[in-house]
Annotation:
This is a predicted structure of a 571-nucleotide part of an RNA (small-subunit ribosomal RNA, 5' domain) from a Candidatus Omnitrophota bacterium. Its mean pLDDT, the model's own confidence on a scale to 100, is 84. Rfam family: Bacterial small subunit ribosomal RNA. Its family is annotated with ribosome and structural constituent of ribosome in the Gene Ontology. Lineage of the source: Bacteria > Pseudomonadati > Candidatus Omnitrophota.
Context: one part of a larger RNA
RNA sequence: GAGUGAACGCUGGCGGCGUGGAUUAGGCAUGCAAGUCGCGCGAUUUUUCAGUUGGAGAGGUUGAAGCCGCAAGGUGGAUGCCAAUUCGUCUGAUUAAUAGCGGCAAACGGGUGAGUAACACGUGAGUAAUUUACCCUUUAAUCUGACAUAGCCUAGCGAAAGUUAGGGUAAUAUCAGAUGAUAUCUAGAGAACUUAAGUUUUUUAGAUCAAAGGCAGGGACCGUAAGGCCUGCUGUUGAAGGAUGAGCUCGCGUCCUAUCAGCUUGUUGGUAGGGUAACGGCCUACCAAGGCAUUUGACGGGUAGCUAGUCUGAGAGGAUGUUUAGCCACACUGGGACUGAGACACUGCCCAGACUCCUACGGGAGGCUGCAGUCGAGAAUCUUUAGCAAUGGGCGCAAGCCUGACUAUGCGACGCCGCGUGAGGGAUGAAGGUUUUCGGAUCGUAAACCUCUUUCGAUAGGGAAGAAACUUUCAACGUUAAUAGCGUUGAAACUGACGGUACCUAGAGAAGAAGCCACGGCCAACUCCGUGCCAGCAGCCGCGGUAAUACGGAGGUGGCGAGCGUUACUC
Numbered sequence: 001g002a003g004u005g006a007a008c009g010c011u012g013g014c015g016g017c018g019u020g021g022a023u024u025a026g027g028c029a030u031g032c033a034a035g036u037c038g039c040g041c042g043a044u045u046u047u048u049c050a051g052u053u054g055g056a057g058a059g060g061u062u063g064a065a066g067c068c069g070c071a072a073g074g075u076g077g078a079u080g081c082c083a084a085u086u087c088g089u090c091u092g093a094u095u096a097a098u099a100g101c102g103g104c105a106a107a108c109g110g111g112u113g114a115g116u117a118a119c120a121c122g123u124g125a126g127u128a129a130u131u132u133a134c135c136c137u138u139u140a141a142u143c144u145g146a147c148a149u150a151g152c153c154u155a156g157c158g159a160a161a162g163u164u165a166g167g168g169u170a171a172u173a174u175c176a177g178a179u180g181a182u183a184u185c186u187a188g189a190g191a192a193c194u195u196a197a198g199u200u201u202u203u204u205a206g207a208u209c210a211a212a213g214g215c216a217g218g219g220a221c222c223g224u225a226a227g228g229c230c231u232g233c234u235g236u237u238g239a240a241g242g243a244u245g246a247g248c249u250c251g252c253g254u255c256c257u258a259u260c261a262g263c264u265u266g267u268u269g270g271u272a273g274g275g276u277a278a279c280g281g282c283c284u285a286c287c288a289a290g291g292c293a294u295u296u297g298a299c300g301g302g303u304a305g306c307u308a309g310u311c312u313g314a315g316a317g318g319a320u321g322u323u324u325a326g327c328c329a330c331a332c333u334g335g336g337a338c339u340g341a342g343a344c345a346c347u348g349c350c351c352a353g354a355c356u357c358c359u360a361c362g363g364g365a366g367g368c369u370g371c372a373g374u375c376g377a378g379a380a381u382c383u384u385u386a387g388c389a390a391u392g393g394g395c396g397c398a399a400g401c402c403u404g405a406c407u408a409u410g411c412g413a414c415g416c417c418g419c420g421u422g423a424g425g426g427a428u429g430a431a432g433g434u435u436u437u438c439g440g441a442u443c444g445u446a447a448a449c450c451u452c453u454u455u456c457g458a459u460a461g462g463g464a465a466g467a468a469a470c471u472u473u474c475a476a477c478g479u480u481a482a483u484a485g486c487g488u489u490g491a492a493a494c495u496g497a498c499g500g501u502a503c504c505u506a507g508a509g510a511a512g513a514a515g516c517c518a519c520g521g522c523c524a525a526c527u528c529c530g531u532g533c534c535a536g537c538a539g540c541c542g543c544g545g546u547a548a549u550a551c552g553g554a555g556g557u558g559g560c561g562a563g564c565g566u567u568a569c570u571c
Base pairs, nucleotide, nucleotide: 001571002570003569004568006567007566008565009564010563013419014418015417016416017415018414019412020411026375027374028373030372031371032370035104036103037102040101041100043098044097045096048093049092050091051090053088054087055086056085059082060081061080066075067074068073111330112329113328120254121253122252123251124250125249126248127247130246131245135242136241137240138239139238140237141236142235143177144176145175146174152167153166154165155164156163157162183208184207185206186205187204188203189202190201191200192199193198213234214233215232216231217230218229221228222227255302256301257300262292263291264290267289268288269287270286271285272284273283274282305327306326307325308324309320310319311318312317332353333352334351335350336349355366356365357364358363385408386407387406391405392403393402394401395400422452423451424450425449432443433442434441435440456512459506460505461504462503466498471493472492473491474490475489476488477487478486479485515560516559517558518557519556520541521540522539526555527554528553529552530551536543537542
């Protein structure tokens, strides 16, 4: 001199872009951070409509017996019928919701750097030793049956968490059977390739293994109907290939220490078996006695996530690994497996431990190294905000739902960058301060005063881009028996958290906006007063004991400037 995830002191106008728990991988209140599908399934509740059947019923009509009457008739009100309205039962369609079974996702995304000196990372190869859900391409199928179980009902136990028994029900849940090859296995015959163990491939025979449905539409034909049948979409199963992701192996590179010199018994190798997606002492039994290291440092100890990068430097180097991106590891501590294409799984399960909480004392519940937030420790590090509008992800045919990823916002001069705090004129060189040799000098064109401008801020008015998709409607074309359905193309409609924000315009008025450090030398910048080896300064040299340019104050000057100094660390 440059730099920093900085901190501290003094000071502080605005904006943009970044960035912000480096210490206790210490403990955590509260809320949210992973759901979704009714086009897989059976229920329960619910809205509306249609049908069905039952009850009540304003009102209308019919008008028996009895009674009165000589009669006509009257009275009477049983019974039948119609019926506004209203309350239900059952069936079908429809709307909305709820828990359960089932599917997919939850292995991503997000956090942290404790551990790790290692095939962990980086780089380059290998896998003839492997796997890969969803996706794409090709191909062949999607047949027939069955047992359960949750939900539900009944009866219990428990304070709760929860749980037991009985009854009964569905499925794209589960199971059995059929069919079956370019799959797998066994036996046989060839071909090509490879350094090789072998790989690829042709062929014969035998054996083994699969599946599930859902939705939409319809002319003829069959059928009482449901439907068959046909068309389309989607799903399911087998096989082959691709894409993507992952596993494993190897060459080289990757800190300090010899005051660590010998280390090792599953250790090194073989055979056999087990295990894995897969090679392998990965594991087991048996056999052999090996394997690593001695300045190219085994083994041990210390420290540390690695890299692209970042800082510095002319470079070579040195230091470093925050944000962002890639990889790895971890999820209260230790261990374990289950499910699954994928985990030995941050907000899954089991066991043990420490800690916290509830309890009826019998027993239970929990895991912020997710986003906010809190306590603690610390020199020190932010909002318990808004929205899914965009980008991306999960589920779903879709509408859509979920998303503390993300996009925005708030706080902090923490950093970088930009802008402003006015511009021009103005000498009686005013007043005042400081100084003085008392003449003056200096602050100083500085101020006042005159003319002008209005960035930023404040006020008022206007006001974006970020949005195009999905979807719906219409039109054309294709598929089709079809004007249905589906697909393609085009047109229109719908959607903004930020935000009345960015930006633009208007009026007013110099109006609201400057400090910090230094001035002996290194090192740009000097005098006066106070103090008197005191008080103090100091990075080094060194200042201070009565004329201190070095201490303290003042005036002046120099430097940088919304910052300036100090401290710490790196080159």